c-di-GMP-I riboswitch aptamer from a soil metagenome, 73 nucleotides, folded computationally.
Of the family's consensus pairs, 95% are formed in the model.
Model confidence (mean pLDDT): 86 of 100.
The sequence is in RNAcentral, with records from MGnify.
[in-house]
RNA sequence: AAUCGGCAAACCUGCCGUGAGGCAGGGACGCAAAGCCUAGGAGCUUCGGUGAGAAGCCAGCCAGGUUGCCGAA
Numbered sequence: 001a002a003u004c005g006g007c008a009a010a011c012c013u014g015c016c017g018u019g020a021g022g023c024a025g026g027g028a029c030g031c032a033a034a035g036c037c038u039a040g041g042a043g044c045u046u047c048g049g050u051g052a053g054a055a056g057c058c059a060g061c062c063a064g065g066u067u068g069c070c071g072a073a
Stems, first nucleotide, its partner, number of pairs: 006031002011026006029060001035066004040062002043057005
């Protein structure tokens, strides 16, 4: 490059949550790991409020571990 396919951003609807956000359906911006695991860094939320701090969210921001598809190279 090409093949069989896969996933699903924003947004909309419903439900849950104080919230960040999560789940389901629709929908595709994109993704060669946007498969799986990890909350370490960054970011975000709540409480506190002089703050220190505590509890959460987020993996399609970075990073790490691990398993895979194709086969021109």